[in-house]
RNA sequence: GGAUCGGUAGCUCAGCUGGUAGAGCAGGGGCCUCUUAAGCCCAAGGUCCCGGGUUCGAUCCCCGGCCGAUCCA
Numbered sequence: 001g002g003a004u005c006g007g008u009a010g011c012u013c014a015g016c017u018g019g020u021a022g023a024g025c026a027g028g029g030g031c032c033u034c035u036u037a038a039g040c041c042c043a044a045g046g047u048c049c050c051g052g053g054u055u056c057g058a059u060c061c062c063c064g065g066c067c068g069a070u071c072c073a
Stems, first nucleotide, its partner, number of pairs: 001072007010025004019056001028042004049065005
């Protein structure tokens, strides 16, 4: 330098051919328990890496950039 894959909640990841985003864990509150742990319940938590374009509408499609992994040179 080129190719492919990836970037979504604090972490690990879903998101099924475009219709205003979810799970588990962690953290917070509660129930239970002498207490802790375990278990159960509840709520909260997001500029979907950045900037443009297409579209009535973009996490999703197109272009450029940044970062990471792998391969080639």
Molecule: transfer RNA
Organism: Patescibacteria group bacterium